[in-house]
This record gives sequence, C1' cells and structure tokens, in this order.
RNA sequence: ACGAAAGGUGUACGGGAGAGACUCACCGCUACCUGGUGAGCGCCGAAGGCGCAACUCGCUCGGAAUCGCUCAGGCAAAAGGACCGGCACCGGUAUA
Repeated sequence: ACGAAAGGUGUACGGGAGAGACUCACCGCUACCUGGUGAGCGCCGAAGGCGCAACUCGCUCGGAAUCGCUCAGGCAAAAGGACCGGCACCGGUAUA
C1' cells in the first nucleotide's frame, strides 16, 4: 500500500427442507372454489424463543449447536425460512 487470507456487518441477488389443500361451525359468494375467524384431532423444525451440552476460558463467572422442547411459527401455492453462495463495506495477516 490500490494488500491474498482469517474474521465481521449488510444485501428488495441466487439456492434452500420437513409436515393434513384435515374435520366441524360461522362470515363472505346466486352457488362452488379460494379467503377469513373460532373450535377439534394429527403432524413438522431450518424465523424467533427456551433447555442440556461437546467445546471455549489457567479456574470461576460467562459464551455456546444443525442436539432436545415445541411457547411462538409452520403443514397446496404464495409468503416466510436456519444455512450456503454471489455482491458491497469493514478488517487487516501473508506478501511487496
């Protein structure tokens, strides 16, 4: 230094799973379907949340998952979606 990388933040970009288009009642519609509300049973885990813990720290306190729980959320499509990639910025080691 206009500097690989590690690491971090953002993003209206790309990819992205699982599980009943369940039943009943009501609203709406000429009616059916879609949609909404409530109730009931069955399921899913990858928004979030909570819990344990490998691990981390000299020790303690803390931190901590794709594991567990399902409060929330979800179970045609749409939307959302952990995570990965792209892009942008920060960062600054190697290198010069």